RNA sequence: CUUAUCCAGAGUGGUGGAGGGACGGGCCCUUUGAAGCCACAGCAACCGGUCACGUUUACAGCGAGGCACCCGGUGCUAAUUCCCGCAAGUAUCCUUGGGAGAUAAG
Repeated sequence: CUUAUCCAGAGUGGUGGAGGGACGGGCCCUUUGAAGCCACAGCAACCGGUCACGUUUACAGCGAGGCACCCGGUGCUAAUUCCCGCAAGUAUCCUUGGGAGAUAAG
């Protein structure tokens, strides 16, 4: 940079000792213990693998794809990505689209 997804789901202990929720605004979480690190556990199913399926007499290969497994690579485990941010719809509410961000694959 490109593509896909983001209203679902899932936490305890140890260590640590004041921050954290990307950024700005808001609103929250937090000494009844924040971030970080470690251990174990869990969620999910993006990629790989296995299995099942189609093709084949069969194998290989190829294809499509599953409410399967969870073995490997990641990710995640307060609040919809916590909400808003830009634009359009008379637009406060609201809806839709976009932007930004996160994750995966390339």
Description: A computed fold for a 106-nucleotide RNA from a marine sediment metagenome, annotated as SAM riboswitch aptamer (S box leader). The RNAcentral record of the sequence draws on MGnify. Model confidence (mean pLDDT): 81 of 100.